A computed fold for a 349-nucleotide part of an RNA from an uncultured bacterium, annotated as small-subunit ribosomal RNA, central domain.
Its Rfam family is "Bacterial small subunit ribosomal RNA".
The full RNA is in RNAcentral, with records from ENA and SILVA.
Context: one part of a larger RNA
């Protein structure tokens, strides 16, 4: 470079934004860079190929032809791609009227529960387990009532329900704020898609500084179990979990399925809108966006997928190329560190 691939066999970057690049809707005109055809020049000789010939044959040699798929110049064509000009509205966007939502940020508020403290009642156990013990309790525990403190999480509603690019988001109220859907017109007029490098966001754990600390709980201690028990079970318990600011940048970051567009039978649920009907309380029909189940064609190695495709096509990006060695070593970059990222080879089967 080419080929074949990427749900589960190796393979979709965690997600998005986006410069360069690649690709790009309809009509008319023009141009002639790409494209196509002709002509001319050139494309050394030898070699290869074809036809003859010479050494007794052959190898070898000689002659002729073809070829040299290319390049340059020039003439022409104008369908397609590109350039230029003019126009269009279906892609994209803007305005307008409605709508749903745990989308994000900040501030405030609430009730249930656990724990602790104070006081009352009350007395010998409580707790825990398979059974126990460590543990707590006559200095009054457990239980129960009243009051107080503090932190964290928000039962029911709750739903293969909703929102968000993903990570993720769930008590209530207010403030600020992003996106989406539907409807009917008007406007702009291809303004679009994808995206190497780059940038932003990115669960949990972990790190730094300062707070906070109820419950839970790595580490740790003790009690059990056991042949042992550096575990599973029990009693305790520190980091951490929470907040602010700053790092880290990874996950089975999963639909193990990149993004965009178009096309290709249906049936049946759900959520948010619109329309028709009935006269609006329902029921029924229809349409659109989203979210499920089943299934035709098709596809697949099979499982399965099947208008939310893994079907049929187009564009762009990422990635794979036998197992181990190894996502390791070395080097670079990033990081406070932990480590991350990029990423081999020897050797071996």
């Nucleotide at each position: 470079c080419u080929g074949g691939g990427c749900g589960u066999a190796a393979a979709g970057c965690g997600u998005c934004c986006g410069c360069a690049g690649g690709c790009g809707g309809g009509u008319c005109a023009u141009u002639a860079a790409g494209u196509u055809g002709g002509a001319u020049g050139u494309g050394a000789a030898a070699g290869c190929c074809c036809g003859g010939g010479g050494c007794u044959c052959a190898a070898c040699c000689c002659c002729g032809g073809a070829a040299c798929u290319g390049c340059a110049u020039u003439c022409a064509a104008a369908a397609c791609u590109g350039g230029u000009g003019a126009c269009c509205u279906u892609g994209a966007g803007u305005a307008c009227g409605g709508g749903a939502g745990a989308g994000g940020a900040g501030a405030g508020u609430g009730g249930a529960a656990u724990u602790c403290c104070u006081g009352g009642u009350g007395u010998a156990g409580a707790g825990g387990u398979g059974a126990a013990a460590u543990u707590c309790g006559u200095a009054g525990a457990u239980a129960u009532c009243a009051g107080g403190a503090g932190g964290a999480a928000c039962a029911c509603c709750a739903g293969u329900g909703g929102c968000g690019a993903a990570a993720g988001c769930g008590a209530c109220u207010c403030u600020c704020u992003g996106g989406c859907c539907c409807g009917a017109u008007a406007c702009u007029g291809a303004c679009g898609c994808u995206c190497a490098u780059g940038g932003a966001c990115g669960a949990a754990a972990g790190c730094g500084u300062g707070g906070g600390g109820a419950g839970c709980a790595a580490a740790c201690a003790g009690g059990a179990u056991u042949a042992g028990a550096u575990a599973c079970c029990c009693u305790g318990g520190u980091a951490g979990u929470c907040c602010a600011c700053g790092c880290c940048g990874u996950a089975a970051a999963c639909g193990a399925u990149g993004a965009a567009u178009g096309c290709u039978a249906g049936c049946u649920g759900a959520u948010g809108g619109g329309c028709c009907u009935u006269c609006u309380a329902c029921c029924g029909g229809u349409u659109u966006a989203u979210u499920g189940g089943c299934a035709a064609a098709g596809u697949u190695a099979a499982c399965g997928c099947a208008u939310u495709a893994a079907g049929c096509a187009u564009u762009c990006c990422g990635c794979c190329u036998g197992g181990g060695g190894a996502g390791u070593a070395c080097g670079g970059c990033c990081g406070c560190a932990a480590g991350g990222u990029u990423a081999a080879a020897a050797c071996u089967c």